[in-house]
A computed fold for a 392-nucleotide part of an RNA from an uncultured bacterium, annotated as large-subunit ribosomal RNA, domain III.
Context: one part of a larger RNA
RNA sequence: GAGUAGCGAUAAAAUAGAUGAGAAUUCUAUUCACCGAAAACCCAAGGUUUCCUGGGCCAGGUUCGUCCGCCCAGGGUUAGUCGGACCCUAAGGCGAGGCCGAAAGGCGUAGUCGAUGGAAGACAGGUUAAUAUUCCUGUACUACCUUAUCGGAGUGAUGAAGGGGUGCAGUAUGCUAGGUAAUCCGCCGAUUGAUAGUGGCGGUUUAAGGCUGUAGGGUGGGAAAUAGGCAAAUCCGUUUCCCUUUAACCUGAGAGCUGAUGAGGAGUGAGUCCCUCGGGACAAACGAACUUACCGAUGCUUUGCUGACAAGAAAAGCUUCUAAACGUUGAUGAUAGGGUACCCGUACCGUAAACCGACACAGGUGGGUGAGGCGAGAAGCCUAAGGUGCGC
Numbered sequence: 001g002a003g004u005a006g007c008g009a010u011a012a013a014a015u016a017g018a019u020g021a022g023a024a025u026u027c028u029a030u031u032c033a034c035c036g037a038a039a040a041c042c043c044a045a046g047g048u049u050u051c052c053u054g055g056g057c058c059a060g061g062u063u064c065g066u067c068c069g070c071c072c073a074g075g076g077u078u079a080g081u082c083g084g085a086c087c088c089u090a091a092g093g094c095g096a097g098g099c100c101g102a103a104a105g106g107c108g109u110a111g112u113c114g115a116u117g118g119a120a121g122a123c124a125g126g127u128u129a130a131u132a133u134u135c136c137u138g139u140a141c142u143a144c145c146u147u148a149u150c151g152g153a154g155u156g157a158u159g160a161a162g163g164g165g166u167g168c169a170g171u172a173u174g175c176u177a178g179g180u181a182a183u184c185c186g187c188c189g190a191u192u193g194a195u196a197g198u199g200g201c202g203g204u205u206u207a208a209g210g211c212u213g214u215a216g217g218g219u220g221g222g223a224a225a226u227a228g229g230c231a232a233a234u235c236c237g238u239u240u241c242c243c244u245u246u247a248a249c250c251u252g253a254g255a256g257c258u259g260a261u262g263a264g265g266a267g268u269g270a271g272u273c274c275c276u277c278g279g280g281a282c283a284a285a286c287g288a289a290c291u292u293a294c295c296g297a298u299g300c301u302u303u304g305c306u307g308a309c310a311a312g313a314a315a316a317g318c319u320u321c322u323a324a325a326c327g328u329u330g331a332u333g334a335u336a337g338g339g340u341a342c343c344c345g346u347a348c349c350g351u352a353a354a355c356c357g358a359c360a361c362a363g364g365u366g367g368g369u370g371a372g373g374c375g376a377g378a379a380g381c382c383u384a385a386g387g388u389g390c391g392c
Stems, first nucleotide, its partner, number of pairs: 013031006032389004040369004046349002050347001051075006060068002080141002082345003087118002092113003098107003122139005142341009154326002159321004168307004174300002178295005184203005205263002209258003216251004220243007228236002264290001267286002271282004309312001355364002371383004
């Protein structure tokens, strides 16, 4: 220079009370304002204790500070089913033998790794200051082991086959999530512009699983033979014959019943604590209705159906078939009971003051949910739930 520029989105504050040495800035209450396909909620990545409680105010916080993502101390993350690993493979990596190369090493078969993909199985309610599909309650499911009973001939793979299995565009139907209105239940109340009603406020919720197998979609069925499927095969493939055109089989949302004599539920509220005596906080227990109609998805049926050409991963789980082997001294299987299920992650932020940007930075950041009125609409405007008023 200079007590100058600036104090980081023009979404906005006001009043009262509390605490305290001290309050525009902390807390509480009542108004006001802003977002509302977001400035709400849940995950992934990344961060790594920032989470919760008690205490503190030298520094950090663009002011202040009794406050804090700051400092100190203590506490907090509970899983057979969620995610990973234990299973499988893609691009790609490594690579026994092998090929190449002065050496180092390069390439690569069998194989072995490698998710961003495939693959068995959990939901509802409650609970903590802080975790919950993990704890508790209730009801389930999966795999394996074991016991008992039934039953009575096949079972069986690292092999074979099927399947998994897929792209793009268009698209009907039937549904559901969700929403709206009414019904029903509980409560409110004659002051008025009007009103005892066609009034006002609040609620009207319930999962996985099991049984059933619907709307819809797909496929012909049986027998015989068989040089192919590295051996075998009753399986697949191929060939022939017979029977028929709607059954049978496969798939398949949703609804219904059950789950549920349960849970939840507006509200009532013993009791405890605080209190300015007005009331407030926590809370055991009790507990109403819990229906109907309409709208209706971008979700499900749908890996469907139709169409075209540029012809749209792989492998395992799974099903069928036999080989070796096992099995009438009773296998495989079914039902019922009992048991086992190890390891890692799980707090919190996550369109952000906690990640990437030197900052408590108007930037950037993948996926899911995403209500109402007007509206074609996830536009726009105003709102709900919820969250904020952007640290002078």
It matches the Rfam family "Bacterial large subunit ribosomal RNA".